This is a predicted structure of a 1523-nucleotide RNA (small-subunit ribosomal RNA) from an uncultured bacterium. The prediction has a mean pLDDT of 83. The RNAcentral record of the sequence draws on ENA and SILVA. Rfam family: Bacterial small subunit ribosomal RNA. Its family is annotated with ribosome and structural constituent of ribosome in the Gene Ontology.
């Protein structure tokens, strides 16, 4: 130590996105009241106006200056008067001393502090040691010393060059500045003699001897202090070495000449190739050299349960840098941020000759940028430099100001207060909510304003000294006063309602919202978080066990190397012994300081500061145990090998031999064919083939055995046989860990394919023909060449698979099978153990789940190689390798929110089993052909209203369109309306004849006419009507994809589902699946299920025998009639009867099923109603109902006329036929059921050929009426477009109805079309049915070939379930789940992104070659030139300029490298709206798919060799389990 959302119809697994945490030097939008502590250029190590950031010391000198002051000096000036004298005055000068200021010599600081992080992958950092290789100013402590001398140079003076910067040359001059000389060791150096150590060179210590080396002086009456010289020490501070740690990329693998080491010199404080000369040829480097990218390090700091991961602001080490680059001087200390000297670039300045400067100090400025302050105050404190100090300087520092940049703290009030005010949303209209909030009362005063008072920070006697600041703080007064905002409100995630908007504008962190009811856009009121902030965005970390060390994984998800042999390197059998590398455990140093945990204390609290302690897991030393590793030795035998004796094999190469088949050639024998597919056609064949026989060549492959047999690492091996050869297994004996694995390496490696040469019989990529097809670059066919075959080389891939690396041990069983050895017996089978191989079934265990299971995917151990989301991509560059094909290594930009595994559940399959059913066959009549009627499409119209659209629309809505219907069109007309509710006023209503009009209508309105109830007789009411004014009616206007209801369809198909238990992580299963049976999820048996429910069946109607009962209008056995009777017919009401109940037989003793027997009827008797779960967004908004939208002098109503009936045409459905089982004609009063009937039905009787008409009995119905045809009987007609057959036409009628033009029916004559039994293809029926006959009824005035009933007459066939169709059950595949009308590939065509190649081009970066060569060091020279010392002198010693060499920056050449940026054109690859061609995959995807490889093609793809199964289906072997 906490999750969540997201892949699906739903699971479970595996995988990435993504969210909730926390932080920041942030920024950005909005918003802002205080206060304390803190932080503030991340970018351009860009360029800088201006002002300050280093001085100080006069107690080192010497000069000058001030200013006092001492002593002379006495001018100018004034007076006073003798006019040239005094007096005052006191300057300029000189001097004595004091004090101060300072340019210049000189002495110590200017290597500290403070600034950035450019570059450094490094000993730079950081730990930890180490110098026996080393320095060290000022500071402590000890120790000696300070003698005596000399000789410049600045200031300054003067001459003088320059525009300036700054100088030159002459002269004077002091020192604690410079230079000799004496002394001098506990200094160096060197020799020698002795101790003592250590770490190899050596150190230390003691004696002695020999060379060399010092100094300065101020202060002050003193006294003493400050200084100086040498030595040793000591602290600090730095040099310099090693060990150990310190990013990333191998598409960077080698690298290195001063490079590696050594001699010997140089140099340095010091080792050192550091430099140089000679000598060697070394050093580094897979444990990552080198080179190329990125970075200052750390101590911290966020994060995190830890472990880890990112980080290095601020504050502390440490280092490097100061414009770039390069140098050196002083100095203890530097190769020097505000010091020099060259060289580059850039500003400035100039008199053009030459000069000046370096903010990455503190401020400021421009500039870049999303962004980051003030050109403030003070040395008061702390600190630093100088100085004896006083005291100066300090942009270090202490404040202060700016910025919500962070963190921490306070506050905007508080307490009471319901008429639950108003407003504001919202509402089912009551009401809810804003909300005790407000108002109002009552308190408080923290901020805030005034005022007064007033600090600590100040320091071990006193005194002065505050920048902050008159600040913190106290005290008083004032008045609630001056003060709340952001963000979100579908889930994840806390918070919901209206309105607008209508895939629009717009949101989105995922997932995903918006297409007219948006809790997701905006916007409002609510509400929720948080609060002086809140959100956004950016970056880290967590979540994320998503790089796994803690702490994951490779059978199918990503991911096992194609095999083996074997380096390096990891690991390694028993038993002892040794040491102590690793491991323990203790000590001891050291991990700075701050941080940080704890305890504590100080600001009113907190942040913040202080004290203490732990922690700092580390590093090093040191002592100790020795179990385990290790190391070194010794023993053993189990792991490995080895020898012997046996064994099985399609192991391996070589060479040779063999018969069967095929193809060809010859030859015979022999004819019209053959060959070849679903059917065909190329083809070969009369020049004799196919077929046959015999000979004879040839060149590849071994049939049967043969087998989940053997062998071999692994690819792979199959006639025989000879030679070589390699492994394995069993036994036995011997060595004695000799073993395991194994990066790179090196060998083998199907099958295609590549060289060279052979060889070529069959098959066969290309490629030709011929087929199929819309096409067919393919599946089929006939040819047929690379290949295939063999020798040598060469690629080095595969679905090279068990998708399973390799070795060792452990862990129940059972059963086959192949090879050995052993027991028992021995005579062999059999049986028992054992060993190694190779299967299948299976327990524990494991696993997402399927499996796997001693041949692991269990459980342990070693080693190895691999994966870390789809695509892009196994590409792209780059590199090895290859003759080529190509192989190996392998990425990014971009893009998706998924890609995936197993599994479950439907659905589908040109899957499979089983069933069913007029589905098929097996019949009967049709339909498709004809005319006509109808409905439809389609044209057509003003209009041809509207709906129905495979099956399941098309004689359907519509059980009946002249008007009406009526929704359409035209045209005339109305506006509270053609209809309904509601006020209000008036009026009873109604209103005839006539006139216009097509009519709606309108005038006429005068006539005329006067109802009901209730009355107090005034009137009121009730229904009506006019009028008025809004509400509103009204819509067959739209949406059946907002709907309710009805209805069709699978289907009258047998099926859908529940408890409750059991199985399973879980969808989900079981029950319901099996066997038998049924129409049938009937029903029996079985069974982890036991019941149950809705379907099924039965109860419900009709019918089929009976029986009772009841009889009018029926019946009738009474001779008629009346009357009478209910036997019969029949009505119509109730009951029996049928149940596999009996019988045999089959069956598991059941269910059932066969036959029989009785019966009217027999196996649901025949019909009918009766339609689970649910399917089709299946039909209707035009039957009604209804959300919403839409019209409102029209999308409403009224009216007349027209259309709904149109007509080159196509379909459905029907009639009617085509004749002789017919037509026509007479004859028998032949025989039905159901129905209807008052605005009807209509007898008898009359007319009329008739349609009908006149009339009108019955009958409001078992009464009376509509009311039968076909059939049979005889006659004719004789096979013809007819005596079939009736369309269409004329004519003459008739009927209905206001009205038959358009557009009814019907009848008579007359005319007499098509048509002679119907192509493909298709309906219906299984018995009272088909077929065929006529009959009645809704509708309706009229108008049926349609529709809904009714009865007459009455058949054939069903072997059967192989097909087609549709169901249902089981079961298999699946990439479908909007479920095959599914999903899904590739090419082209447009547009946009990114990215490869790209002739070239730009622009860097790092070295290299060469030239050139500034300053400087060092070296040489040094004829010129010089004060110290030596010398009387000359001269010397000594030293410098100048000059020359080496090296050397920068620069200039050049040829590579490598990075980027641009680039015509090009390549492929991504995404996008319904775009084109096809159907490649997924079901046996309609040729199983896939791998690898060649070749072909628009494309998907196709073929061809070898592979695998991650292929369905059927069969057959072989093992297994059960029985």
């Nucleotide at each position: 130590g906490a999750g969540a959302g997201u892949u699906u119809g739903a699971u479970c697994c595996u995988g990435g996105c993504u969210c909730a945490g926390g932080a920041u030097g942030a920024a950005c939008g909005c918003u802002g009241g205080c206060g304390g502590c803190g932080u503030g250029c991340c970018u351009a190590a860009u360029a800088c106006a201006u002002g300050c950031a280093a001085g100080u010391c006069g107690a080192a000198c010497g000069a000058a200056g001030a200013u006092c002051u001492u002593a002379g000096g006495g001018a100018a000036u004034a007076a006073g008067c003798u006019u040239g004298c005094u007096u005052a005055g006191g300057a300029a000068u000189u001097u004595u001393g004091a004090u101060c200021u300072u340019a210049g010599u000189g002495g110590c600081g200017g290597a500290c502090u403070g600034g950035u992080g450019a570059g450094u992958a490094a000993c730079a950092c950081g730990u930890g040691a180490g110098c026996a290789a080393c320095c060290u100013g000022g500071c402590u402590u000890u120790c000696a010393g300070a003698g005596g001398g000399g000789g410049a140079c600045a200031a300054c003076g003067g001459u003088u060059g320059g525009a300036a910067a700054c100088g030159a040359c002459c002269g004077c001059u002091a020192a604690u500045a410079c230079c000799g000389c004496a002394u001098g060791a506990c200094a160096u150096a060197g020799u020698u003699u002795u101790a003592a150590g250590g770490c190899a060179u050596c150190u230390u210590g003691a004696a002695a001897c020999u060379a060399u080396c010092a100094a300065a002086g101020g202060a002050g009456c003193a006294a003493u202090c400050c200084g100086c010289u040498g030595a040793a020490a000591g602290a600090u501070g730095g040099g310099c070495u090693c060990g150990c740690g310190u990013c990333u990329g191998a598409u960077u693998a080698g690298a290195u000449a001063g490079u590696u080491g050594g001699u010997g010199a140089g140099g340095u404080a010091a080792c050192g190739g550091c430099u140089c000369a000679c000598c060697a040829a070394g050093u580094c480097g897979a444990c990552g050299a080198u080179c190329a990218g990125u970075a200052g390090c750390c101590g911290g700091a966020c994060u995190g349960a830890g472990a880890g991961g990112u980080u290095g602001a601020a504050c502390g080490g440490c280092c490097a840098c100061a414009u770039u680059g390069g140098g050196a001087c002083u100095g203890a200390g530097a190769u020097a941020c505000g010091g020099c000297c060259c060289a580059g670039a850039c500003u400035c300045c100039u008199a053009c000759g030459g000069g000046a400067g370096g903010c990455a100090g503190c401020a400021g400025u421009a500039g870049g940028g999303a962004a980051u302050a003030u050109u403030g105050c003070a040395c008061a404190a702390u600190g630093g430099a100088g100085g004896a100090a006083a005291c100066u300087c300090u942009g270090a520092u202490g404040c202060a100001g700016c910025a919500a940049c962070g963190c921490c703290g306070c506050g905007u009030g508080a307490a009471g207060g319901a008429a639950g005010a108003c407003g504001g949303u919202u509402u089912u209209c009551g009401g809810a909510u804003u909300g005790u909030a407000a108002a109002c009362u009552u308190c408080u005063u923290u901020u805030c304003c005034c005022a007064a008072a007033g600090a600590a920070g100040a320091a071990a006697a006193a005194a002065a000294u505050g920048a902050c600041g008159g600040u913190a703080u106290u005290u008083g007064g004032g008045g609630a006063a001056u003060a709340a905002g952001c963000a979100u409100c579908g889930g994840c995630u806390a918070a919901c309602u209206a309105c607008g908007u209508g895939c629009c504008a717009g949101c989105a962190g995922c997932c995903g919202c918006g297409g007219u009811a948006a809790u997701a856009c905006g916007u409002a009121g609510g509400a929720u978080g948080c609060a002086a902030g809140c959100g956004u965005u950016a970056u880290c970390c967590g979540g994320a066990u998503u790089u796994a060390c803690u702490g994951g994984g490779u059978g199918u998800a990503a991911a096992g190397g194609g095999u083996g042999c074997g380096u390096a390197g990891g690991c390694g059998g028993a038993c002892u012994u040794u040491c102590a590398a690793g491991u323990u455990g203790g000590a001891u140093g050291u991990g700075a300081a701050a941080a940080c945990c704890c305890g504590g204390g100080g600001c009113u609290u907190a942040a913040c500061c202080c004290c203490g302690u732990g922690a700092u897991u580390g590093c090093a030393u040191c002592c100790a145990a020795a179990a385990c590793u290790g190391u070194a030795g010794g023993u053993c035998u189990u792991g490995a090998u080895u020898g012997g004796a046996g064994u099985a094999g399609a192991g391996g190469u070589a060479a040779g031999u063999g018969g069967a088949a095929u193809u060809c050639c010859g030859a015979g024998u022999g004819u019209a064919g053959c060959g070849g597919u679903g059917a065909a056609a190329u083809g070969c064949g009369c020049a004799g083939a196919u077929a046959u026989u015999c000979g004879g060549a040839a060149g590849a492959a071994c049939a049967c055995c043969g087998g989940u047999g053997g062998c071999g690492a692994a690819g792979g091996c199959g006639a025989c046989u000879u030679a070589c050869u390699g492994g394995g297994c069993u036994c036995u004996a011997a060595u004695g860990a000799c073993g395991c694995u194994g990066a790179g390496g090196c060998a083998c490696g199907a099958a295609a394919g590549u060289g060279u040469g052979g060889g070529g019989a069959g098959c066969a990529a290309a490629c030709a023909g011929g087929a199929u097809u819309a096409g067919a670059u393919a599946c089929c066919c006939u040819g047929g060449u690379a290949g295939u075959c063999c020798c040598c080389c060469c690629u080095g891939u595969a679905a090279a698979c068990g998708a399973u690396g390799a070795u060792a041990g452990c862990u129940a069983g059972g059963u086959g099978u192949a090879g050995g050895g052993g027991g028992u017996c021995u005579g062999a089978c059999c049986c028992c153990c054992u060993c190694u191989g190779u299967g299948c079934c299976g327990g524990a265990g494991u696993u997402a789940a399927c499996g796997c299971a001693a041949u692991a995917a269990g459980c342990u151990a070693u080693c190895c190689a691999c994966c870390u989301g789809g695509g892009g991509a196994g590409u792209a560059c780059g590199a090895u390798c290859g003759c080529a094909a190509g192989a190996u290594u392998g990425a990014a930009a971009c893009u998706c929110a998924a890609a995936g595994g197993a599994a479950u559940u439907g659905a589908c399959g040109g899957g499979g089993a089983c069933c069913c059913g007029c589905a098929c066959a097996a019949g009967c009549a049709g339909u498709g052909g004809a005319u006509u009627a109808u409905g439809u499409g389609g044209u057509u119209u003003a209009a041809u209203u509207c709906g129905a659209a495979g099956c399941a629309a098309c004689g359907c809505g519509a059980a009946g369109a002249a008007c009406c219907u009526u929704a359409c069109c035209g045209a005339g007309u109305c506006u509270u309306g053609a209809c309904a509710u509601u006020u209000a006023a008036c009026u009873a209503a109604c209103g005839a004849a006539g006139c216009a009009g097509a009519g709606a209508u309108g005038c006429a309105u005068u006539a005329g006419g006067u109802g009901c109830c209730c009355u107090u007789c005034g009137g009121g009411g009730a229904a009506a009507g006019u009028u008025a004014a809004a509400a509103c009616a009204g819509g067959u206007g739209g949406u059946g994809c907002a709907u309710g209801g009805u209805u069709g369809u699978c289907g009258u198909c047998a099926g859908c589902u529940c408890g409750u238990g059991c199985c399973g992580u879980g969808a989900g299963g079981u029950g319901u699946u099996g066997g038998c049976u049924u129409a049938a999820g009937u029903g029996c048996c079985g069974c982890a299920a036991c019941g149950a429910g809705c379907g099924c069946a039965a109860c419900c109607c009709c019918u089929g025998c009976c029986a009772u009962u009841a009889g009018u209008u029926g019946c009738u056995a009474c001779g008629c009639a009346a009357g009478a009777g209910c036997a019969c017919u029949c009505u119509a009401a109730u009951g029996a009867g049928a149940c596999c109940g009996c019988c045999g037989a089959u069956g598991a003793c059941a269910a059932a099923u066969c036959g029989g027997a009785g019966g009217a009827a027999g196996g649901u008797g025949g019909g009918g109603a009766u339609g689970a779960c649910g399917u089709c967004a299946a039909a209707u908004c035009a039957u009604c109902a209804u959300g919403c939208c839409c019209c409102u002098u029209a999308u409403g109503a009224c009216u007349c006329g027209g259309g709904c009936c149109a007509c080159a045409c196509a379909c459905g459905u029907a009639a009617u036929a085509c004749a002789a089982u017919g037509g026509u004609c007479g004859u028998u009063a032949a025989c039905a059921g159901a129905g209807g009937g008052a605005a009807g039905c209509a007898a008898g009787g009359g007319a009329g050929c008739g349609a009908u008409c006149c009339g009108g009995a019955g009958c409001c119905a078992a009464a009376c009426c509509c009311u039968a045809a076909a059939a049979a009987c005889g006659a004719u007609c004789u096979c013809a477009g007819u005596u079939c057959g009736g369309a269409c036409u004329g004519u003459a009628g008739g009927c209905u109805g206001a009205a038959a033009c358009u557009c009814g029916c019907c009848u008579g004559c007359a005319c007499g079309a098509a048509g002679u039994u119907g192509g493909a293809a298709u309906u219906g029926c299984u018995a009272g049915u088909a077929a065929u006959c006529g009959c009645g009824g809704a509708u309706c005035a009229g108008c049926a070939u349609g529709c809904c009933g009714c009865g007459g007459u009455g058949a054939a066939u069903a072997c059967g379930u192989u097909c087609c169709c549709g169901g249902g059950u089981c079961u298999u595949g699946u990439a479908c789940a909007c479920a095959c009308c599914g999903c899904c590939c590739g090419u082209c065509a447009c547009a946009c992104c990114a990215u490869g190649g790209g002739a070239g081009u730009u622009u860097g970066u790092a070295a290299c070659a060469c030239c050139c060569g500034a300053a400087g060091u060092c070296g040489g020279u040094g004829a010129c030139c010089c004060a110290a010392c030596a010398g009387u002198a000359a001269u010397g010693a000594g030293g410098g300029a100048g000059c020359c060499g080496c090296c050397g920056a920068a620069g200039g050449u050049g040829g590579g490298a490598u990075a980027a940026g641009c680039g015509a054109c090009u390549g492929g690859g991504g995404u996008g709206a319904a775009g084109u061609c096809g159907u490649a995959a997924c079901a046996a995807g309609g040729c199983a798919g896939c791998c690898g490889u060649a070749g072909g093609a628009g494309a998907a793809c196709c073929u061809g060799c070898g592979g695998c199964u991650g292929g369905a289906u059927c069969a057959c072997c072989u093992c297994c389990u059960u029985c």